[in-house]
Molecule: RNase P RNA; transfer RNA
Organism: Pseudomonadales bacterium
RNA sequence: CGAGUCGGUCAGACAAUCGCCGCCUGCUUGCAGGGGGAGGAAAGUCCGGGCUCCACAGGGUAGAACGCCAGGUAACGCCUGGGGGGCGCAAGCCUACGGAAAGUGCAGCAGAAAGUAUACCGCCUAAGCUCGCAAGAGCCGGUAAGGGUGAAAUGGUGCGGUAAGAGCGCACCGCGCAACUGGCAACAGGUGUGGCGAUGGCAAACCCCGUUCGGAGCAAGACCAAAUAGAAAUCCAAUGGCGUGACCCGCGCUGGAUUUGGGUAGGUUGCUUGAGGCAUGUGGUGACACAUGCCCUAGAUGAAUGAUUGUCCGCGACAGAACCCGGCUUAUCGACUGACUCACCUA
RNA sequence: GGGUGUUUAGCUCAGUUGGGAGAGCGACGGCCUUACAAGCCGUAGGUCGCAGGUUCGACCCCUGCAACACCCACCA
Repeated sequence: CGAGUCGGUCAGACAAUCGCCGCCUGCUUGCAGGGGGAGGAAAGUCCGGGCUCCACAGGGUAGAACGCCAGGUAACGCCUGGGGGGCGCAAGCCUACGGAAAGUGCAGCAGAAAGUAUACCGCCUAAGCUCGCAAGAGCCGGUAAGGGUGAAAUGGUGCGGUAAGAGCGCACCGCGCAACUGGCAACAGGUGUGGCGAUGGCAAACCCCGUUCGGAGCAAGACCAAAUAGAAAUCCAAUGGCGUGACCCGCGCUGGAUUUGGGUAGGUUGCUUGAGGCAUGUGGUGACACAUGCCCUAGAUGAAUGAUUGUCCGCGACAGAACCCGGCUUAUCGACUGACUCACCUA
Repeated sequence: GGGUGUUUAGCUCAGUUGGGAGAGCGACGGCCUUACAAGCCGUAGGUCGCAGGUUCGACCCCUGCAACACCCACCA
RNA backbone atom coordinates (compact mmCIF):
# COMPACT_ATOMS: atom_id res chain seq x y z
C1' C A 1 0.00 0.00 0.00
C1' G A 2 -3.84 -3.54 -1.62
C1' A A 3 -7.42 -7.47 -0.50
C1' G A 4 -10.09 -9.64 3.48
C1' U A 5 -12.11 -11.67 8.55
C1' C A 6 -14.27 -10.84 13.40
C1' G A 7 -16.08 -7.42 17.24
C1' G A 8 -17.60 -2.59 19.60
C1' U A 9 -19.77 2.55 19.62
C1' C A 10 -22.83 6.35 17.23
C1' A A 11 -27.38 7.10 14.18
C1' G A 12 -26.79 14.78 11.62
C1' A A 13 -24.97 18.70 15.30
C1' C A 14 -25.82 23.53 17.69
C1' A A 15 -29.00 27.82 18.85
C1' A A 16 -33.74 30.59 19.05
C1' U A 17 -39.24 30.85 18.94
C1' C A 18 -44.11 28.57 19.18
C1' G A 19 -46.73 24.05 20.52
C1' C A 20 -47.98 18.65 22.73
C1' C A 21 -47.81 14.47 27.06
C1' G A 22 -46.49 13.14 32.16
C1' C A 23 -43.79 14.64 37.02
C1' C A 24 -42.19 18.11 41.08
C1' U A 25 -42.56 22.90 43.72
C1' G A 26 -45.17 27.49 44.80
C1' C A 27 -49.41 30.16 45.60
C1' U A 28 -53.95 34.20 44.19
C1' U A 29 -56.57 27.22 41.67
C1' G A 30 -55.11 28.48 36.80
C1' C A 31 -51.07 30.46 36.17
C1' A A 32 -45.59 30.78 37.15
C1' G A 33 -40.94 28.22 37.68
C1' G A 34 -37.95 23.68 37.32
C1' G A 35 -36.95 19.03 35.19
C1' G A 36 -38.08 14.57 31.75
C1' G A 37 -40.04 12.80 26.89
C1' A A 38 -38.82 6.38 21.38
C1' G A 39 -35.19 2.24 19.12
C1' G A 40 -31.03 -0.81 17.77
C1' A A 41 -34.28 -2.87 15.88
C1' A A 42 -39.72 0.05 19.57
C1' A A 43 -41.00 -4.49 13.85
C1' G A 44 -42.34 -9.96 12.90
C1' U A 45 -45.17 -12.26 17.12
C1' C A 46 -40.94 -16.96 16.03
C1' C A 47 -39.19 -19.00 21.04
C1' G A 48 -38.46 -18.52 26.59
C1' G A 49 -39.87 -16.27 31.31
C1' G A 50 -42.11 -12.72 34.96
C1' C A 51 -47.14 -10.98 36.22
C1' U A 52 -52.72 -12.08 36.43
C1' C A 53 -57.06 -15.54 36.51
C1' C A 54 -58.62 -20.58 36.33
C1' A A 55 -56.73 -26.08 42.20
C1' C A 56 -49.67 -21.60 42.34
C1' A A 57 -51.52 -26.89 38.16
C1' G A 58 -52.13 -33.04 40.84
C1' G A 59 -52.32 -38.55 38.00
C1' G A 60 -52.82 -40.78 33.03
C1' U A 61 -53.53 -40.84 27.55
C1' A A 62 -53.01 -37.99 23.24
C1' G A 63 -50.25 -33.96 21.13
C1' A A 64 -46.13 -30.58 20.46
C1' A A 65 -41.08 -29.02 20.73
C1' C A 66 -36.02 -30.16 21.23
C1' G A 67 -31.81 -33.80 20.07
C1' C A 68 -22.93 -34.47 19.51
C1' C A 69 -20.64 -33.24 24.73
C1' A A 70 -19.88 -29.99 28.98
C1' G A 71 -21.31 -25.46 31.12
C1' G A 72 -24.12 -20.45 31.75
C1' U A 73 -29.09 -18.70 32.86
C1' A A 74 -35.25 -17.15 35.97
C1' A A 75 -35.92 -19.97 31.44
C1' C A 76 -35.10 -21.09 26.31
C1' G A 77 -35.28 -23.75 20.29
C1' C A 78 -30.69 -18.57 23.25
C1' C A 79 -25.42 -17.91 24.65
C1' U A 80 -20.22 -19.76 25.83
C1' G A 81 -16.33 -23.42 25.42
C1' G A 82 -15.08 -28.07 23.18
C1' G A 83 -15.71 -32.56 19.60
C1' G A 84 -17.16 -34.61 14.56
C1' G A 85 -18.20 -33.04 9.35
C1' G A 86 -17.89 -29.25 5.23
C1' C A 87 -15.64 -24.54 2.93
C1' G A 88 -11.40 -21.11 2.73
C1' C A 89 -3.95 -20.29 1.37
C1' A A 90 -5.15 -17.98 6.20
C1' A A 91 -7.66 -14.92 9.92
C1' G A 92 -12.21 -17.28 10.11
C1' C A 93 -17.18 -19.08 8.58
C1' C A 94 -21.32 -22.84 8.17
C1' U A 95 -23.47 -27.15 10.50
C1' A A 96 -31.93 -29.90 12.04
C1' C A 97 -25.12 -33.42 14.24
C1' G A 98 -29.65 -39.24 18.60
C1' G A 99 -31.24 -44.33 16.52
C1' A A 100 -31.56 -47.54 9.70
C1' A A 101 -28.19 -54.95 13.65
C1' A A 102 -36.90 -52.93 17.31
C1' G A 103 -40.60 -52.88 13.48
C1' U A 104 -43.44 -50.87 9.14
C1' G A 105 -42.84 -48.16 4.65
C1' C A 106 -40.59 -45.56 0.09
C1' A A 107 -37.20 -45.44 -4.33
C1' G A 108 -41.09 -42.90 -10.72
C1' C A 109 -38.26 -43.51 -15.57
C1' A A 110 -34.05 -46.29 -17.23
C1' G A 111 -31.81 -50.99 -16.27
C1' A A 112 -30.65 -58.14 -16.33
C1' A A 113 -31.24 -56.79 -11.32
C1' A A 114 -33.36 -51.43 -6.49
C1' G A 115 -32.77 -54.53 -1.15
C1' U A 116 -34.37 -62.02 0.90
C1' A A 117 -29.87 -59.17 -5.03
C1' U A 118 -29.29 -60.59 -10.02
C1' A A 119 -27.03 -62.07 -15.00
C1' C A 120 -28.48 -58.43 -20.91
C1' C A 121 -23.71 -57.99 -23.53
C1' G A 122 -19.25 -60.17 -22.18
C1' C A 123 -15.15 -63.62 -20.00
C1' C A 124 -13.88 -69.15 -19.22
C1' U A 125 -14.06 -74.66 -20.82
C1' A A 126 -10.10 -76.90 -15.53
C1' A A 127 -13.74 -81.12 -13.69
C1' G A 128 -18.37 -84.25 -15.70
C1' C A 129 -21.37 -86.06 -20.20
C1' U A 130 -22.24 -86.58 -25.76
C1' C A 131 -20.26 -86.35 -30.88
C1' G A 132 -15.65 -86.40 -33.55
C1' C A 133 -9.36 -89.68 -35.96
C1' A A 134 -8.03 -84.80 -34.44
C1' A A 135 -8.64 -79.57 -34.15
C1' G A 136 -12.94 -78.59 -32.05
C1' A A 137 -18.47 -78.28 -31.35
C1' G A 138 -22.62 -78.97 -28.04
C1' C A 139 -24.66 -79.93 -23.09
C1' C A 140 -24.15 -79.44 -17.89
C1' G A 141 -21.91 -75.41 -15.76
C1' G A 142 -18.37 -71.44 -13.47
C1' U A 143 -17.79 -65.96 -12.96
C1' A A 144 -18.89 -60.77 -11.66
C1' A A 145 -12.86 -58.42 -13.56
C1' G A 146 -14.87 -55.28 -17.99
C1' G A 147 -19.27 -52.73 -20.92
C1' G A 148 -24.07 -50.60 -20.51
C1' U A 149 -28.54 -48.16 -16.97
C1' G A 150 -29.21 -45.15 -12.79
C1' A A 151 -29.07 -40.32 -7.72
C1' A A 152 -27.60 -45.04 -5.75
C1' A A 153 -25.31 -51.70 -8.26
C1' U A 154 -23.48 -54.77 -2.09
C1' G A 155 -15.92 -52.05 0.40
C1' G A 156 -11.54 -49.08 -2.72
C1' U A 157 -6.34 -49.35 -4.92
C1' G A 158 -2.27 -52.61 -6.07
C1' C A 159 0.25 -57.36 -6.19
C1' G A 160 -0.34 -62.54 -6.17
C1' G A 161 -3.57 -66.35 -7.65
C1' U A 162 -6.94 -68.80 -11.28
C1' A A 163 -9.61 -72.23 -16.84
C1' A A 164 -11.70 -67.31 -16.21
C1' G A 165 -12.56 -64.87 -11.85
C1' A A 166 -13.64 -63.59 -6.89
C1' G A 167 -11.29 -60.93 0.36
C1' C A 168 -9.66 -66.61 -2.56
C1' G A 169 -4.61 -64.87 -0.13
C1' C A 170 -1.51 -60.54 1.16
C1' A A 171 -0.14 -54.96 1.87
C1' C A 172 -2.25 -50.02 2.56
C1' C A 173 -6.86 -47.22 3.19
C1' G A 174 -12.09 -47.59 4.81
C1' C A 175 -15.64 -50.34 8.16
C1' G A 176 -17.13 -53.45 12.55
C1' C A 177 -15.62 -55.53 17.42
C1' A A 178 -12.39 -55.83 21.91
C1' A A 179 -9.49 -54.07 25.68
C1' C A 180 -5.72 -50.05 26.61
C1' U A 181 -3.99 -44.74 26.84
C1' G A 182 -5.53 -39.31 27.06
C1' G A 183 -10.00 -36.48 28.18
C1' C A 184 -15.55 -34.87 33.25
C1' A A 185 -17.63 -36.08 28.43
C1' A A 186 -18.50 -35.90 23.15
C1' C A 187 -14.28 -37.96 20.99
C1' A A 188 -9.18 -38.88 19.59
C1' G A 189 -4.78 -42.11 19.32
C1' G A 190 -2.06 -46.28 18.40
C1' U A 191 -2.57 -51.93 19.25
C1' G A 192 -5.02 -56.52 18.43
C1' U A 193 -8.82 -58.89 15.77
C1' G A 194 -12.96 -59.99 11.96
C1' G A 195 -12.24 -60.91 5.30
C1' C A 196 -16.47 -57.37 5.16
C1' G A 197 -23.36 -60.26 0.57
C1' A A 198 -21.83 -58.86 8.26
C1' U A 199 -24.38 -53.75 9.22
C1' G A 200 -26.48 -49.76 1.66
C1' G A 201 -29.87 -44.76 1.44
C1' C A 202 -34.23 -41.88 3.32
C1' A A 203 -36.26 -40.80 10.23
C1' A A 204 -37.27 -31.97 7.60
C1' A A 205 -41.63 -40.87 6.17
C1' C A 206 -44.35 -43.39 10.21
C1' C A 207 -41.76 -44.75 14.32
C1' C A 208 -38.18 -45.92 18.69
C1' C A 209 -35.15 -43.73 22.67
C1' G A 210 -34.05 -39.50 25.93
C1' U A 211 -35.42 -34.50 27.90
C1' U A 212 -39.06 -30.63 28.49
C1' C A 213 -44.09 -28.66 28.20
C1' G A 214 -51.45 -27.44 32.20
C1' G A 215 -54.70 -23.53 29.61
C1' A A 216 -55.54 -18.47 28.55
C1' G A 217 -53.71 -13.77 27.94
C1' C A 218 -53.21 -6.47 30.37
C1' A A 219 -59.32 -6.34 25.40
C1' A A 220 -55.50 -10.83 31.64
C1' G A 221 -57.32 -9.28 36.39
C1' A A 222 -59.19 -5.92 40.66
C1' C A 223 -62.26 -1.65 42.37
C1' C A 224 -65.83 2.52 41.91
C1' A A 225 -69.81 4.88 39.33
C1' A A 226 -73.99 5.11 35.71
C1' A A 227 -78.09 2.82 33.10
C1' U A 228 -81.90 -1.12 31.85
C1' A A 229 -87.12 -5.19 30.03
C1' G A 230 -82.22 -8.68 35.78
C1' A A 231 -86.25 -10.41 29.24
C1' A A 232 -87.32 -14.15 25.13
C1' A A 233 -86.35 -18.63 21.95
C1' U A 234 -83.77 -23.36 21.23
C1' C A 235 -80.88 -27.31 23.37
C1' C A 236 -78.84 -30.29 27.54
C1' A A 237 -79.83 -31.81 32.57
C1' A A 238 -77.60 -34.45 38.44
C1' U A 239 -73.77 -41.70 36.12
C1' G A 240 -75.62 -33.89 34.21
C1' G A 241 -73.52 -29.04 33.33
C1' C A 242 -69.80 -25.26 34.17
C1' G A 243 -64.60 -23.55 35.69
C1' U A 244 -61.66 -26.41 31.37
C1' G A 245 -60.07 -24.10 24.64
C1' A A 246 -57.71 -32.02 23.35
C1' C A 247 -59.77 -36.27 26.38
C1' C A 248 -60.35 -39.30 31.07
C1' C A 249 -59.68 -39.19 36.45
C1' G A 250 -59.42 -35.82 40.35
C1' C A 251 -60.59 -30.84 42.63
C1' G A 252 -64.11 -26.63 43.20
C1' C A 253 -69.11 -24.62 42.13
C1' U A 254 -74.48 -25.70 41.34
C1' G A 255 -78.06 -24.88 36.64
C1' G A 256 -75.51 -24.11 32.04
C1' A A 257 -74.56 -23.25 26.54
C1' U A 258 -75.94 -20.69 21.90
C1' U A 259 -78.78 -16.92 19.48
C1' U A 260 -81.85 -12.57 19.76
C1' G A 261 -83.17 -8.32 22.56
C1' G A 262 -81.88 -4.28 26.53
C1' G A 263 -78.24 -0.92 28.91
C1' U A 264 -73.25 1.55 29.52
C1' A A 265 -69.63 2.79 26.21
C1' G A 266 -67.09 6.88 32.25
C1' G A 267 -63.15 6.82 36.00
C1' U A 268 -59.18 4.50 39.24
C1' U A 269 -55.69 0.57 39.38
C1' G A 270 -52.59 -3.09 36.93
C1' C A 271 -48.23 1.03 34.75
C1' U A 272 -43.28 1.13 35.14
C1' U A 273 -37.52 0.49 40.43
C1' G A 274 -36.31 -3.65 37.13
C1' A A 275 -33.72 -11.33 36.48
C1' G A 276 -32.36 -2.29 35.88
C1' G A 277 -28.01 0.42 34.15
C1' C A 278 -22.70 2.47 34.86
C1' A A 279 -17.80 2.13 37.13
C1' U A 280 -14.13 -0.63 39.88
C1' G A 281 -12.35 -5.17 42.02
C1' U A 282 -12.34 -10.64 42.47
C1' G A 283 -13.24 -15.81 40.37
C1' G A 284 -13.65 -18.21 35.50
C1' U A 285 -10.47 -19.79 28.76
C1' G A 286 -15.51 -17.82 28.18
C1' A A 287 -20.85 -17.15 28.49
C1' C A 288 -21.46 -15.47 33.42
C1' A A 289 -21.37 -14.99 38.83
C1' C A 290 -20.19 -12.28 43.39
C1' A A 291 -18.82 -7.76 46.25
C1' U A 292 -18.64 -2.36 46.79
C1' G A 293 -20.01 2.53 45.20
C1' C A 294 -23.04 5.79 42.16
C1' C A 295 -27.57 6.82 39.11
C1' C A 296 -33.29 6.95 38.19
C1' U A 297 -33.56 7.32 32.42
C1' A A 298 -41.31 7.97 28.45
C1' G A 299 -45.88 6.06 30.57
C1' A A 300 -50.07 7.97 26.54
C1' U A 301 -55.65 5.82 26.33
C1' G A 302 -58.18 8.65 19.81
C1' A A 303 -53.46 7.92 22.09
C1' A A 304 -47.76 13.22 23.44
C1' U A 305 -42.48 13.16 21.63
C1' G A 306 -43.84 18.18 16.58
C1' A A 307 -43.26 22.67 13.46
C1' U A 308 -40.60 27.11 11.74
C1' U A 309 -36.03 29.93 11.22
C1' G A 310 -30.57 30.48 11.19
C1' U A 311 -25.40 28.34 10.88
C1' C A 312 -22.22 24.15 9.70
C1' C A 313 -20.90 19.22 7.62
C1' G A 314 -19.73 13.88 5.03
C1' C A 315 -26.73 16.25 3.24
C1' G A 316 -28.68 12.13 7.20
C1' A A 317 -30.90 4.95 6.17
C1' C A 318 -34.44 1.48 8.36
C1' A A 319 -38.10 3.11 11.00
C1' G A 320 -42.53 5.36 16.06
C1' A A 321 -43.16 2.69 22.76
C1' A A 322 -48.76 0.72 24.45
C1' C A 323 -47.91 -4.77 30.86
C1' C A 324 -42.60 -5.82 31.37
C1' C A 325 -38.02 -8.49 30.49
C1' G A 326 -34.16 -12.34 27.97
C1' G A 327 -33.27 -14.03 22.99
C1' C A 328 -33.83 -15.12 17.66
C1' U A 329 -35.11 -13.41 12.81
C1' U A 330 -35.90 -9.56 9.34
C1' A A 331 -35.10 -4.04 7.53
C1' U A 332 -31.09 -0.40 7.66
C1' C A 333 -27.46 5.74 3.96
C1' G A 334 -23.30 5.83 6.52
C1' A A 335 -19.33 7.44 10.21
C1' C A 336 -15.65 6.22 13.93
C1' U A 337 -12.77 2.51 16.29
C1' G A 338 -10.14 -2.24 18.24
C1' A A 339 -7.97 -7.06 17.14
C1' C A 340 -6.30 -10.36 13.35
C1' U A 341 -5.05 -12.83 8.33
C1' C A 342 -3.02 -13.01 3.28
C1' A A 343 -0.21 -10.94 -1.01
C1' C A 344 3.45 -7.44 -2.83
C1' C A 345 7.38 -3.76 -2.00
C1' U A 346 11.27 -1.51 1.10
C1' A A 347 14.67 -1.71 5.32
C1' G B 1 -52.52 -4.33 21.46
C1' G B 2 -53.64 -9.85 21.44
C1' G B 3 -55.28 -14.38 18.76
C1' U B 4 -56.39 -17.34 14.16
C1' G B 5 -56.49 -18.60 9.02
C1' U B 6 -55.46 -18.22 3.60
C1' U B 7 -52.08 -17.65 -0.88
C1' U B 8 -52.25 -22.91 -7.35
C1' A B 9 -54.24 -20.16 -15.04
C1' G B 10 -57.76 -13.68 -16.06
C1' C B 11 -61.91 -15.38 -11.93
C1' U B 12 -63.76 -19.49 -8.49
C1' C B 13 -61.42 -23.67 -6.62
C1' A B 14 -59.43 -29.31 -6.71
C1' G B 15 -54.70 -31.54 -6.04
C1' U B 16 -51.88 -37.33 0.20
C1' U B 17 -47.77 -43.08 0.65
C1' G B 18 -43.32 -37.00 -2.54
C1' G B 19 -42.45 -38.93 -9.22
C1' G B 20 -48.47 -36.48 -14.94
C1' A B 21 -49.58 -29.48 -12.61
C1' G B 22 -55.52 -29.98 -13.35
C1' A B 23 -61.37 -28.81 -13.47
C1' G B 24 -65.47 -25.22 -14.31
C1' C B 25 -66.33 -20.25 -16.10
C1' G B 26 -63.76 -16.79 -19.18
C1' A B 27 -60.25 -15.60 -23.79
C1' C B 28 -58.91 -16.90 -28.91
C1' G B 29 -59.71 -19.82 -33.59
C1' G B 30 -62.90 -23.09 -36.54
C1' C B 31 -67.94 -25.48 -37.63
C1' C B 32 -73.30 -24.39 -37.51
C1' U B 33 -76.68 -19.68 -38.65
C1' U B 34 -78.79 -14.58 -43.22
C1' A B 35 -76.67 -12.72 -38.42
C1' C B 36 -76.28 -13.19 -32.91
C1' A B 37 -76.93 -16.46 -28.80
C1' A B 38 -76.93 -21.57 -27.45
C1' G B 39 -74.40 -26.07 -29.09
C1' C B 40 -69.96 -29.01 -31.13
C1' C B 41 -64.47 -29.26 -32.05
C1' G B 42 -59.69 -27.34 -31.03
C1' U B 43 -55.79 -24.00 -29.03
C1' A B 44 -53.18 -20.80 -25.82
C1' G B 45 -52.53 -19.26 -20.91
C1' G B 46 -48.56 -21.22 -14.54
C1' U B 47 -41.49 -18.63 -11.30
C1' C B 48 -47.88 -23.37 -7.44
C1' G B 49 -46.86 -15.61 -3.03
C1' C B 50 -41.03 -14.99 -2.37
C1' A B 51 -36.14 -16.94 -0.68
C1' G B 52 -33.34 -20.99 1.30
C1' G B 53 -32.88 -26.14 2.94
C1' U B 54 -33.96 -31.93 3.29
C1' U B 55 -34.39 -35.59 -0.73
C1' C B 56 -32.14 -38.87 -6.67
C1' G B 57 -36.67 -35.92 -7.14
C1' A B 58 -40.91 -30.80 -3.58
C1' C B 59 -47.62 -27.59 -4.91
C1' C B 60 -46.79 -31.47 -1.03
C1' C B 61 -41.80 -32.00 4.18
C1' C B 62 -38.85 -28.06 7.21
C1' U B 63 -37.14 -22.83 8.16
C1' G B 64 -37.34 -17.50 7.32
C1' C B 65 -39.99 -13.42 5.00
C1' A B 66 -44.30 -10.90 2.31
C1' A B 67 -49.41 -9.85 1.20
C1' C B 68 -54.55 -10.48 2.37
C1' A B 69 -58.81 -11.85 5.42
C1' C B 70 -61.40 -12.87 10.11
C1' C B 71 -62.22 -12.75 15.64
C1' C B 72 -61.56 -10.42 20.74
C1' A B 73 -64.99 -4.30 25.53
C1' C B 74 -68.15 -4.15 30.01
C1' C B 75 -73.29 -4.92 32.97
C1' A B 76 -77.45 -8.20 34.19